RNA sequence: GCCACCUUAGCUCAGUUGGUAGAGCAUCGCUUUCGUAAAGCGAGGGUCGUCGGUUCGAUUCCGACAGGUGGCUCCA
Numbered sequence: 001g002c003c004a005c006c007u008u009a010g011c012u013c014a015g016u017u018g019g020u021a022g023a024g025c026a027u028c029g030c031u032u033u034c035g036u037a038a039a040g041c042g043a044g045g046g047u048c049g050u051c052g053g054u055u056c057g058a059u060u061c062c063g064a065c066a067g068g069u070g071g072c073u074c075c076a
Stems, first nucleotide, its partner, number of pairs: 001072007010025004019056001027043005049065005
C1' cells in the first nucleotide's frame, strides 16, 4: 500500500429481507437466612463508532472517515 471482517448496555454477544432494540454476567432493591453466600422476584442502564446520502421512516441500505482483528505484497 491492497483485500476481507468487526464496532449495539459496565463486560461478552444476539437482533431485524427498513417500522422508534434484547439476552447472559455485572450493579442496585426486595424476599428468603441468626448472618453471609446461593436461590427467587424486580429495577436502573443504549443519541446501535462519527459525519453525510436514500427513504414517510435507517441499528439495518449506500458513501466517506476513525478505531480494531486477520490475510497478502513491497521496502528497510
Transfer RNA from a Deltaproteobacteria bacterium, 76 nucleotides, folded computationally.
Rfam family: tRNA.
The organism belongs to Myxococcia, within Bacteria.
Its mean pLDDT, the model's own confidence on a scale to 100, is 80.